[in-house]
RNA sequence: GGGCCUGUAGCUCAUCUGGUAGAGCGCUCCCCUUGCACGGGAGAGGUGGCAAGUUCGAGUCUUGUCAGGUCCA
Numbered sequence: 001g002g003g004c005c006u007g008u009a010g011c012u013c014a015u016c017u018g019g020u021a022g023a024g025c026g027c028u029c030c031c032c033u034u035g036c037a038c039g040g041g042a043g044a045g046g047u048g049g050c051a052a053g054u055u056c057g058a059g060u061c062u063u064g065u066c067a068g069g070u071c072c073a
Stems, first nucleotide, its partner, number of pairs: 001072007010025004019056001027043005049065005
């Protein structure tokens, strides 16, 4: 320098063919307990790396760019 893959909640990851983004763990509150743990219930938490394009509509398609991984030189 070139090819490919990945980037989504605090962490690990889903999201099938473009149609209002979720799970587990963690966190907060409540119930349970003498108290803690376990268990049950409720809740908060996201400009989807960044920017642009296509579209009525983009996490998803296209382009550029950044970061990480991997292969080639």
The RNA shown here (transfer RNA) has 73 nucleotides and comes from a Minisyncoccota bacterium. The sequence was found in a public genome assembly. Its Rfam family is "tRNA". The family's RNA type in Rfam is transfer RNA. About the family: Transfer RNA (tRNA) molecules are approximately 80 nucleotides in length. Model confidence (mean pLDDT): 82 of 100.